This record gives sequence, C1' cells and structure tokens, in this order.
RNA sequence: GCCCCCGUAGCUCAAUGGACAGAGCGGAUCCGUCCUAAGGAUACAAUGGGAGUUCGAUUCUUCCCGGGGGCA
Repeated sequence: GCCCCCGUAGCUCAAUGGACAGAGCGGAUCCGUCCUAAGGAUACAAUGGGAGUUCGAUUCUUCCCGGGGGCA
C1' cells in the first nucleotide's frame, strides 16, 4: 500500500428495516438475617463519529476513527 472482518450498558453477547434496543455477569438501593450468605424486588446504564437512502436505520450505502486478520 491492497483486500476482508469487527465496533451495542463496566464486561460477555442478543436484536427480519418497524413496538419501550434486551439478557447474563458485575456494581447501586431495598427486602431478607441476630450478623453475613442464599434468595427476591427496584432503579440506573449502551448502538464509535459524520453524511446519505427510507414513512421508519442497531440493521442498507458512503467517508472518517479505532481494533483484528490476510497478501505484498
């Protein structure tokens, strides 16, 4: 330099172009207990950035950023 793949809660992963973007783990508060633990309840928390297509984009197109791989 060329080509391919990936980027979503703190972490690991879901989500036919359509409903409030969900789950597990972790953290917080509360219940629970004599105290802890197990168990339970509640709330918080995310689509890498810009532009485009579309009635509607996490999803499609494009540019940029970041990560990984292959070739040279």

Predicted 3D model of a 72-nucleotide RNA (transfer RNA) from a Candidatus Jorgensenbacteria bacterium.
Rfam family: tRNA. From the family's description: Transfer RNA (tRNA) molecules are approximately 80 nucleotides in length.
Model confidence (mean pLDDT): 80 of 100.